The prediction has a mean pLDDT of 83. The RNA shown here (SAM riboswitch aptamer (S box leader)) has 108 nucleotides and comes from an uncultured Cyclobacteriaceae bacterium. The sequence was found by an Rfam model in a public genome assembly.

RNA sequence: CGUUUAUUAAGAAGAGACGAGAGACAGGCUCUUAGACUCUCUGGCAACCUCCAAAAGGAAAGGUGCCAAUUCCUGAUUCUGAACAAACGCUUCAGAAGAAAAUAAAUG
Numbered sequence: 001c002g003u004u005u006a007u008u009a010a011g012a013a014g015a016g017a018c019g020a021g022a023g024a025c026a027g028g029c030u031c032u033u034a035g036a037c038u039c040u041c042u043g044g045c046a047a048c049c050u051c052c053a054a055a056a057g058g059a060a061a062g063g064u065g066c067c068a069a070u071u072c073c074u075g076a077u078u079c080u081g082a083a084c085a086a087a088c089g090c091u092u093c094a095g096a097a098g099a100a101a102a103u104a105a106a107u108g
Stems, first nucleotide, its partner, number of pairs: 001108008013042005021031003025075004043067003047064003050059003071100001077097007
């Protein structure tokens, strides 16, 4: 880095360093010199593996992961419903699937 499967409405911050952008991408919106993002230390959470348990459930020793906002919201396309319309069609709104992304486990 690719593939497969699963999950993504829950949960969890202090200190120090640095100093301007950050939240994947686009649009929106938000965070940020009252110091964000990132890094380090400490602490925490418990999604997967793991451990305990017959199970429900629990633990946090170990491997990953995570600790603003639902994956912050929407996002090609398809289907369904509603509104508008005589109808066709188009547009808008809502929902579902899907796409994209993230994480884990397995695998190449």